[in-house]
RNA sequence: GCAUCUUUAGCUCAGUGGUAGAGCGUCACGUUGACAUCGUGAAGGCCGCAGGUCCGAUUCCUGCAAGAUGCA
Numbered sequence: 001g002c003a004u005c006u007u008u009a010g011c012u013c014a015g016u017g018g019u020a021g022a023g024c025g026u027c028a029c030g031u032u033g034a035c036a037u038c039g040u041g042a043a044g045g046c047c048g049c050a051g052g053u054c055c056g057a058u059u060c061c062u063g064c065a066a067g068a069u070g071c072a
Stems, first nucleotide, its partner, number of pairs: 001071007010024004018055001026042005048064005
């Protein structure tokens, strides 16, 4: 330099056009003599940034940024 892939909650990841979810973690309550387990609930995300298409974009297109892999 070229190609491909990734970027979504504190962490690991789903979600291929119609108001964004799970597991783990955190907090509260219940349960226990206590702890663990278990149960219930809550907080936490304007989906990396900026544009475009569309009635509508996390999703499609373009550029940028960061990262990974391969080739040279």